[in-house]
RNA sequence: GCGCCCGUAGCUCAGCUGGAUAGAGCAACGGUCUUCUAAACCGUAGGUCGGUGGUUCGAAUCCACCCGGGCGUG
Numbered sequence: 001g002c003g004c005c006c007g008u009a010g011c012u013c014a015g016c017u018g019g020a021u022a023g024a025g026c027a028a029c030g031g032u033c034u035u036c037u038a039a040a041c042c043g044u045a046g047g048u049c050g051g052u053g054g055u056u057c058g059a060a061u062c063c064a065c066c067c068g069g070g071c072g073u074g
Base pairs, nucleotide, nucleotide: 001073002072003071004070005069006068007067010026011025012024013023019057028044029043030042031041032040050066051065052064053063054062
């Protein structure tokens, strides 16, 4: 350089046959329970879906370029 894969919450990931309130587990915070802690249960907050542009009535999802990571290969 070329090919392929990945990038979504603090972490690990789902969603990628476009349909609209963007989710789960863990972690955090609050509460119930407990003498206290832990565990368990209930709840709350947390994301402009790597960036820019494009297609579309509508994009996390499709297209182009760029950025970062991984694998393969000259």
This is a predicted structure of a 74-nucleotide RNA (transfer RNA) from a Planctomycetaceae bacterium. The coordinates come from a structure-prediction model, not an experiment, and the mean pLDDT is 80. The sequence was found in a public genome assembly. Rfam family: tRNA. Rfam describes the family as follows. Transfer RNA (tRNA) molecules are approximately 80 nucleotides in length. Taxonomically the source falls in Planctomycetaceae (Bacteria, Pseudomonadati, Planctomycetota, Planctomycetales).